[in-house]
RNA sequence: GGUGGAUUGGUGAAGUGGCUAUCACAUGAGACUGUCGAUCUUAAGUCAGGGGUUCAAUUCCCCUAUCCACCGCCA
Numbered sequence: 001g002g003u004g005g006a007u008u009g010g011u012g013a014a015g016u017g018g019c020u021a022u023c024a025c026a027u028g029a030g031a032c033u034g035u036c037g038a039u040c041u042u043a044a045g046u047c048a049g050g051g052g053u054u055c056a057a058u059u060c061c062c063c064u065a066u067c068c069a070c071c072g073c074c075a
Stems, first nucleotide, its partner, number of pairs: 001071007010025004018055001027043005048064005
C1' cells in the first nucleotide's frame, strides 16, 4: 500500500429498511429484612464521526477514525 471483517447504554450481546432500538450484568431509588446480602418492583443511560440514497437508515452506499485477519512492496 491492497483486500476483507468489526465498531450498538458503564460492560457483554441481539436487532439487516418502517412500532417508543431489546436482553443480561452493573448503577440509582423503593419494597422486604433487626442490619447487610439475596429476592422483587421501578428509573436513568446506547446505534464510532461526517456525508449520500430513500417517503423512511442501527440496517444500503461513500469518506474518515480505531481494532483484527490475510496478501504485497522497500530497506

Transfer RNA from a Clostridia bacterium, 75 nucleotides, folded computationally. Model confidence (mean pLDDT): 81 of 100. The organism belongs to Clostridia, within Bacteria. Its Rfam family is "tRNA". The family's RNA type in Rfam is transfer RNA.